The RNA shown here (c-di-AMP riboswitch aptamer (ydaO/yuaA leader)) has 168 nucleotides and comes from Fictibacillus phosphorivorans. Of the family's consensus pairs, 96% are formed in the model. Taxonomically the source falls in Fictibacillus (Bacteria, Bacillati, Bacilli, Caryophanales). It was read from a public genome assembly, where an Rfam model found it. Model confidence (mean pLDDT): 76 of 100.
[in-house]
RNA sequence: AUAUAUGAUUCGCUGAAUUUGGAUGUUCUAUUCGAUAGAAUAUUCUGAAGCGGGGGAACCACGAUAUGGCUUUAAAAGCCUCGGGAUGAAUUUGUGCAUGCACAAAAGGGACAACUCUCAAUUUCCUAAUCCGACAGCUAACCUCGUAAGCGUUUUUGGAGAGAGAAC
Repeated sequence: AUAUAUGAUUCGCUGAAUUUGGAUGUUCUAUUCGAUAGAAUAUUCUGAAGCGGGGGAACCACGAUAUGGCUUUAAAAGCCUCGGGAUGAAUUUGUGCAUGCACAAAAGGGACAACUCUCAAUUUCCUAAUCCGACAGCUAACCUCGUAAGCGUUUUUGGAGAGAGAAC
């Protein structure tokens, strides 16, 4: 000097997944010494704010050989998923092998650090996974749920516009 790997802090990315009060636990400090007070912390509990979803009238839209299977005498209740639906960018078509994967195309989405947003260009990556349980269009009031998880692009590729902030 270069390359690889690991750890911590800062910073950054996908995503709604951020900020904060109280309680409890742990650690540290001080003291009148085994309790009190303060500080920090957490795959913990419970609130608030912010952000993000679902259900749910009228009007409008839809008009389907249509309401599925198991259990039960039947019904209710329960279980299941082939119909349908929800979160999400994550769908459709074709080819090949094979019962799931690979490739290609179209549609969709993200990044390209270094104020934010939009547009354009270049390069690059993703195109999953789950949930509801026969059932839900839109939808004011109203009801209700989530606030996770996972990663590492760069030392200016620069262009146009708008806004914000800092310094003088």